[in-house]
Context: one part of a larger RNA
RNA sequence: CUGGGCUUAAAGGGUGCGUAGGCGGGCUGCCAAGUUUGGGGUGAAAUCCUCCGGCUCAACCGGGGAAGUGCCUCGAAUACUGGCGGUCUGGAGGGAGGUAGGGGCGUGCGGAACUAACGGUGGAGCGGUGAAAUGCGUUGAUAUCGUUAGGAACUCCGGUGGCGAAGGCGGCACGCUAGACCUUUUCUGACGCUGAGGCACGAAAGCCAGGGGAGCGAACGGGAUUAGAUACCCCGGUAGUCCUGGCCCUAAACGUUGAGAACUAGGUAGCAGGCCAGACAUGGGCUUGCUGCCGGAGCAAAAGUGCUAAGUUCUCCGCCUGGGGAGUAUGGUCGCAAGGCUGAAACUC
Numbered sequence: 001c002u003g004g005g006c007u008u009a010a011a012g013g014g015u016g017c018g019u020a021g022g023c024g025g026g027c028u029g030c031c032a033a034g035u036u037u038g039g040g041g042u043g044a045a046a047u048c049c050u051c052c053g054g055c056u057c058a059a060c061c062g063g064g065g066a067a068g069u070g071c072c073u074c075g076a077a078u079a080c081u082g083g084c085g086g087u088c089u090g091g092a093g094g095g096a097g098g099u100a101g102g103g104g105c106g107u108g109c110g111g112a113a114c115u116a117a118c119g120g121u122g123g124a125g126c127g128g129u130g131a132a133a134u135g136c137g138u139u140g141a142u143a144u145c146g147u148u149a150g151g152a153a154c155u156c157c158g159g160u161g162g163c164g165a166a167g168g169c170g171g172c173a174c175g176c177u178a179g180a181c182c183u184u185u186u187c188u189g190a191c192g193c194u195g196a197g198g199c200a201c202g203a204a205a206g207c208c209a210g211g212g213g214a215g216c217g218a219a220c221g222g223g224a225u226u227a228g229a230u231a232c233c234c235c236g237g238u239a240g241u242c243c244u245g246g247c248c249c250u251a252a253a254c255g256u257u258g259a260g261a262a263c264u265a266g267g268u269a270g271c272a273g274g275c276c277a278g279a280c281a282u283g284g285g286c287u288u289g290c291u292g293c294c295g296g297a298g299c300a301a302a303a304g305u306g307c308u309a310a311g312u313u314c315u316c317c318g319c320c321u322g323g324g325g326a327g328u329a330u331g332g333u334c335g336c337a338a339g340g341c342u343g344a345a346a347c348u349c
Stems, first nucleotide, its partner, number of pairs: 004320003007303002012317001014201004021194003025088007033081002035077008049065006091191001092188003095184005103177007110154001114150008125136002162169002206247006215241002220236004258316006266294011298305002322349003331342004
């Protein structure tokens, strides 16, 4: 390279936007680049193949032919691909009318709980555990009531539910803002899909500067347990957790399942809509999008999957190629650092 693969065996990039490139709907006209076909030229000799000949044979040598899968050129064909032009609306996008939502950002507000301070009541314990102890308490704790302050998170509703590209998003109100879905006898007219590089976003932890700090709580101190106990349990507790600005860029970033399109049995439930008959309706039927469960054919090593495919196909991207060594070394690059990305080999089984 060909081939085979990527849910769980090695393998889907964390996610999006998008550059180059690759691929691309129906009808029609022209061109004839790709494509097909015929002619011409060329494709050195030697070699290879073949026929004939020369050394007694052969190796070797000589002659003829074939081959030389290719390139150039002239003519022809026009189904497909391509180029140019015209046209269409089932793809895509816009408009109009509606709908739902923890989608994002900012501002303000709320109650419960907690902790602290102050005051009242009260008077000996509280707390904690398997049991204890450290700890707190007559300088009045725990408990209880009131007042004040502070920070963080929003019980119930809440769901097998919703939204978002992913990470993720949950008290209430307002402002700004993004997307989705439904309906349409509205418009544009292929404007599309994917996407190497690139750019942006990206939980937690971590880093820098400035704030904040109630609770929790790495490190750390103490009490226990134990043979020991650098742990599990208990009492404390710093960074951190929170906010603003700037970095970091990782993850079991998982559906361990890339994106887009078409086709292929059903049943059932939920969410957001629309339509139909009907006098109304507890209801019924049809239909679009989304989210689940069960399941047929098929697929699969099986588990399972099964219109939300892992079925049947097409387009584009990423990735895999025995285990260890190793996501290490080295180089490059990014980062303040921690480290990230890229990423071997010897050796060994």
Molecule: small-subunit ribosomal RNA, central domain
Organism: uncultured bacterium